[in-house]
């Protein structure tokens, strides 16, 4: 320095133009003598950042940032 690929809910991660979702975990509630486990209900997101295309962008394009890999 040049090239891949990553970036969404507290964690792991789906989702690839038209209404952001699971999975644990969280909070309330029901159960239980308590706890665990079960069942019901909720909250939590400027979908890295800015700009473009578009009627419409988490999704397409460009540019930055931050991690990985891998070439020199």
């Nucleotide at each position: 320095g040049c090239g891949u690929g990553a970036u969404u809910a507290g964690c792991u991660c789906a989702g690839g133009g038209g209404u952001a979702g699971a999975g644990c975990g969280u909070u309330u509630c029901c159960u239980u003598g308590a706890c665990g486990u079960g069942g019901a209900a909720g909250a939590a997101g400027u979908c890295a950042g800015a700009g473009g295309u578009u009627c419409a962008a988490c999704u397409c394009c460009u540019c930055u940032a931050u991690c990985a890999c891998g070439c020199a």